RNAcentral holds the sequence, with entries from SILVA. The RNA shown here (small-subunit ribosomal RNA) has 1376 nucleotides and comes from a metagenome. The coordinates come from a structure-prediction model, not an experiment, and the mean pLDDT is 84. It matches the Rfam family "Bacterial small subunit ribosomal RNA".

RNA sequence: UAGUGGCAAACGGGUGAGUAAUGCAUAGGAAUUUGCCUUUUGGUGGGGGAUAACUCUGGGAAACCAGAGCUAAUACCGCAUAAUUUCUAGUAAUAGAAGAAAGAUUUAUUGCCAUUAGAGAAGCCUAUGUCAGAUUAGGUAGUUGGUAGGGUAAAAGCCUACCAAGCCGAUGAUCUGUAGCUGGUCUGAGAGGAUGAUCAGCCACACUGGAACUGAGACACGGUCCAGACUCCUACGGGAGGCAGCAGUGGGGAAUAUUGGACAAUGGGGGAAACCCUGAUCCAGCAAUACCGCGUGGGUGAAGAAGGUCUUCGGAUCGUAAAGCCCUUUCGUCUGUGACGAUGAUGACGAUAACAGAAGAAGAAGUCCCGGCUAACUUCGUGCCAGCAGCCGCGGUAAUACGAGGGGGGCUAGCGUUGUUCGGAUUUAUUGGGCUUAAAGAGCUCGUAGACUGACCUUUAAGUAGGGUGCGAAAUCCCUAGGCUCAACCUAGGAACUGCAUUCCAAACUGAAGGUCUUGAGUUUGGUAGAGGAAAGUAGAACUUCUAGUGGAGAGGUGAAAUUCGUAGAUAUUAGAAGGAAUACCGAAAGCGAAGGCAGCUUUCUGGACCAAAACUGACGUUGUUGAGCGAAAGCGUGGGGAGCAAACAGGAUUAGAUACCCUGGUAGUCCACGCCCUAAACGAUGGAUGCUAGACUUUGGAAAAUAUAGUUUUUCAGAGUCCAAGCGAAAGCGUUAAGCAUCCCGCCUGGGAAGUACGGUCGCAAGAUUAAAACUCAAACGGAAUUGACGGGGGCCUGCACAAGCGGUGGAGCAUGUGGUUUAAUUCGAUGGUACGCGCAGAACCUUACCAGCUCUUGACAUUGGAAUUUUGACGCAGAGAGAUUUGUGUCUUCGGUUCGGCCGGGUUUCAACAGGUGUUGCAUGGCCGUCGUCAGCUCGUGUCGUGAGAUGUUGGGUUAAGUCCCGCAACGAGCGCAACCCCUAUUUUUAGUUGCUAUCAUUUAGUUGAGCACUCUAAAGAAACUGCCACCCUUCGGGGUGAAGGAAGGAAGGGAUGACGUCAGGUCCUCAUGGCCCUUAUGAGCUGGGCUACACAUGUGCUACAAUGGCAUUUACAAUAAGCAGCAAAGGGGUGACCCUGAGCAAAUCUUUAAAGGAUGCCCAAGUUCGGAUUGUUCUCUGCAACUCGAGAACAUGAAGUAGGAAUCGCUAGUAAUCGCGGAUCAGAACGCUGCGGUGAAUACGUUUACAGGCCUUGUACACACCGCCCGUCAAGUCAUGGGAGUCGAUUUUACCCGAAACCGGUAGGCUAACCGCAAGGAGGCCGCCGACUACGGUGGGGUUGGCGACUGGGGCUAAGUCGUAACAAGGCA
Repeated sequence: UAGUGGCAAACGGGUGAGUAAUGCAUAGGAAUUUGCCUUUUGGUGGGGGAUAACUCUGGGAAACCAGAGCUAAUACCGCAUAAUUUCUAGUAAUAGAAGAAAGAUUUAUUGCCAUUAGAGAAGCCUAUGUCAGAUUAGGUAGUUGGUAGGGUAAAAGCCUACCAAGCCGAUGAUCUGUAGCUGGUCUGAGAGGAUGAUCAGCCACACUGGAACUGAGACACGGUCCAGACUCCUACGGGAGGCAGCAGUGGGGAAUAUUGGACAAUGGGGGAAACCCUGAUCCAGCAAUACCGCGUGGGUGAAGAAGGUCUUCGGAUCGUAAAGCCCUUUCGUCUGUGACGAUGAUGACGAUAACAGAAGAAGAAGUCCCGGCUAACUUCGUGCCAGCAGCCGCGGUAAUACGAGGGGGGCUAGCGUUGUUCGGAUUUAUUGGGCUUAAAGAGCUCGUAGACUGACCUUUAAGUAGGGUGCGAAAUCCCUAGGCUCAACCUAGGAACUGCAUUCCAAACUGAAGGUCUUGAGUUUGGUAGAGGAAAGUAGAACUUCUAGUGGAGAGGUGAAAUUCGUAGAUAUUAGAAGGAAUACCGAAAGCGAAGGCAGCUUUCUGGACCAAAACUGACGUUGUUGAGCGAAAGCGUGGGGAGCAAACAGGAUUAGAUACCCUGGUAGUCCACGCCCUAAACGAUGGAUGCUAGACUUUGGAAAAUAUAGUUUUUCAGAGUCCAAGCGAAAGCGUUAAGCAUCCCGCCUGGGAAGUACGGUCGCAAGAUUAAAACUCAAACGGAAUUGACGGGGGCCUGCACAAGCGGUGGAGCAUGUGGUUUAAUUCGAUGGUACGCGCAGAACCUUACCAGCUCUUGACAUUGGAAUUUUGACGCAGAGAGAUUUGUGUCUUCGGUUCGGCCGGGUUUCAACAGGUGUUGCAUGGCCGUCGUCAGCUCGUGUCGUGAGAUGUUGGGUUAAGUCCCGCAACGAGCGCAACCCCUAUUUUUAGUUGCUAUCAUUUAGUUGAGCACUCUAAAGAAACUGCCACCCUUCGGGGUGAAGGAAGGAAGGGAUGACGUCAGGUCCUCAUGGCCCUUAUGAGCUGGGCUACACAUGUGCUACAAUGGCAUUUACAAUAAGCAGCAAAGGGGUGACCCUGAGCAAAUCUUUAAAGGAUGCCCAAGUUCGGAUUGUUCUCUGCAACUCGAGAACAUGAAGUAGGAAUCGCUAGUAAUCGCGGAUCAGAACGCUGCGGUGAAUACGUUUACAGGCCUUGUACACACCGCCCGUCAAGUCAUGGGAGUCGAUUUUACCCGAAACCGGUAGGCUAACCGCAAGGAGGCCGCCGACUACGGUGGGGUUGGCGACUGGGGCUAAGUCGUAACAAGGCA
């Protein structure tokens, strides 16, 4: 080393596929086995035949195999012997039968055999516990039990035969899905919830399925046989294999380590031992994966350095931080020494731990966050982009929310994210929730199981309470000690393990057994009320139809109509007949019924309730899963009936449409009988039963008592209502008829949508009902109650030129002017419903001017400061270029101011730098100012009170007012901003003052012209005056209001103006001004010339002039007020047809100037496109102005358009107003039909508040709060997602019938072979092989069940800034 033999290999190690119980956990039990170990007693005698190794031969590619021969044993086989062993008989004693061994060494052991007891191990049985689904309700034939036999180590249907028909199940069987179980672990105050890694106990498995062999033990991870799938080798004949052992590889994946060292320790196996084996184990390696500990330095240091960041530009901050100076050396590095673990030897770990020494601050800090929750803030960038985000949400040009910087906060060798579990979550509620309206009471009753159950007594001891005992493995958790320098960790002890079993004791309560009682419940007697139910009969009114009469044109219907009926006689009316349905008045918050529901009257049958007084039974009770019955309307089936009404349907209307609302018809149906359906907002949105807890009033049905005997009062029982206390409730509200306080039982709920849907089941004739999800989606929901607003095609009250009553306009024409649009190089910009549009603009030919084209300038047209240089002045000319701005040259006159006489200080020019400049942008960053609601009567506050609160009250109510004006009342009392008043003008008057005003008297003049005067007018300063003060009547809440008279200039706010609360419209304005941010800087700034703002198919707003006779024209003739005037108003005079011109008195104004017109008078026109109207055009002029071409105004002559009173629609105005007439002023050189003032003439009408509009107050509804220009629904179209159905198709799983039937065991057989034993032999016994049978895995053929994937097509559903059609809902949502 190979082989024989023995033992081990069933341990140790791995994994969790299967398993919902052949499992596990806890506590028990009896019918068992057990190698090695301990222990008891005894034995170990005498024989035999083989075989591997080995040798030879052969086959095969190989694996391996076959044949011949030799050999040993503690390998194998008979025989002998044997007990307290086993079996049989027996109650036992006992009797009978059966059954064993292996030696080796040498004198001491060790084996072997039988046997006893044990330890440890294993098998079996029982009870209790052990996930989800009922859209799994019935399951089971060896099934349940018995007898007999077999079988096992052992009980048993474990197996077989026969017999019986059982057994399990709503306390969840069976089926389906999922899952190893436990000690424990995580979490939680606990109860619980989740979980089953590491460690430990048990189980199961070893490629998948089946099977046995060996063995003490396996139906065996690294054994065997068979079948299957897969991989590999092959010479194609045949073979080999099983990492869920340790490493390692591949794959998959978000993701998980070394093909390491050692048996030194602990343990296991073998061995007598040496020793061998041991990927068990002990160590090392990898990973911040987790827990613990430590370090990355300490002290000092203000010039608060540099630098960064921010800045109000002063500074602040990083910050004693750094540098600098003085120290220390843990860890790490280097050198040296060196344990415990090893009780004698043996050390993988080990470059060990630890110790000593050396050098030197040296080698050692990150990560998340800074909008709120939640500790921590600024700058820049970006501009609904990029991005963030746990929830709310942030970002659209000033982002503490994105990105970056600075700063700050948290944690720290970690930090943040993601995932998972518990918690918070009383959000499944045992502890510890609810159900009127938020989700939630079954439509109602009866009643089975179950749950709960009146009083008293006795017994028992299942529950219950107490004590003892056993078990509840160890580890873990907790406590106390101890050991590693501490800690994590480890060790020891204790406690605990809330549980199970057993035993003793107690007997109150529950249960069980027995006995008794009457109060719960029921029965009997006498009464009472009632649309309670069923059946039969019957009555009148109305209606329709029919018949007949009268009658003669309509009727009917509506918002208005039409369809319809009617001269073939309708409607109307009279009489008669027929028919069906429903029952006026009584009638009611009334009554009855379990609910649905029930109504003329009569009769019959019948259920229940209430009251009174007694008697009887003796807990007979309550609730009620499954179950049974009843159950409106609609609907269905069969057969009747059918008057009225009336889905569908038809027609007529309405409408944009109108498959509706309205109208005319009209069929099912509505009615009856029988049978189904089984649902309703089946509602009190309130389950049933019992007890307790203030009242007041009304009402129904009984009974009792009292008395004033009445339509009386009181009490009581049973109902039906209203209002309230306590209490409850989120509130609204409920409140003895509870939603209060309690008990018992049942049903139901757990965010919105998907959805009361799909699938499946059950029921149904059908319609459908019932049971009842998920995927997906949202962060809320039409959730509840209440509050404040806003809104309503809700209500009430009130006001307003809001309507009505009137007058005059606009809309039609022409023109003027503004706007839109178009055009353009430009037609600058703004304003855009009301609240833009004769608006900014109180005045665009240049200028203005912001726009366009072209030409120019760049510290600039304008301001301030500084540096440098230069010059020290300014004005007026001329000439050249140019469109001009500008520029070139030149001439004349004067040489700037101050002065200390110094270019010293101012000033100028040039240049550089700061800066200027911007009618560029944002009115959604702003100030200021303005419009509007609206001159509407409102808007608020303090204190108090009420309410959990938002909030309310006050401020509402009754009156009244123009008014929240005033009064009264009142849990309010007061106050503020608004109203009113105070201010101005007008109307009367007094006083003062009389010039420039006035003129009665006197004088005078052409003339208040002058003298004179200040009376009057007027002027302008101060006063007076009006307050419902007085009177009469009426109303009155005594506040006030109404009517009238008086007086008065004025009468009830005398008439106007100024004055505009809190707020709304992100209203308007960055182009008045101011201003943040952004933008331009030889241009988006500045200058100049020319052009444009003046365009013109068109539309529109606001005006003017008209259409004529209440007028036009001509002639003539009166009467104002405001206001303005020197670059002005201008008289008188003169010229011109005229615009205007010439000349120019007077006046810086009560002094002078600026002609009033309509009106009156006379004449003409005579109804027409005119003697209306004046546009347009031509010609000639005037004026302003550098300049009237684009592009002014005016005049004269000529021309003479539209227009004959304006569709729908729409505006203004209530008295000196509308209408009409002229005059002035601002702006302005010139240029009003606009604007703004002034006066002249001078009306009509208002019954009234019903309707439309606007507003105020109160109330009501609301699904609105960006507040009705709100909200919001459905189809269709598009995209996308998940899902149902679906002809089928592909699997999985399970079951059933049959077929096939490997290996193996068992049974049979005796074909072959055969060493031990028997036999002298033949042969036999026994064994092996073979064959047959039964059983059977895989496999096959059919049929079922369950389940999954895919699936043309199809159904609905969800989601998605700006799609289509309508407008269903929310208000009376426009039809509740």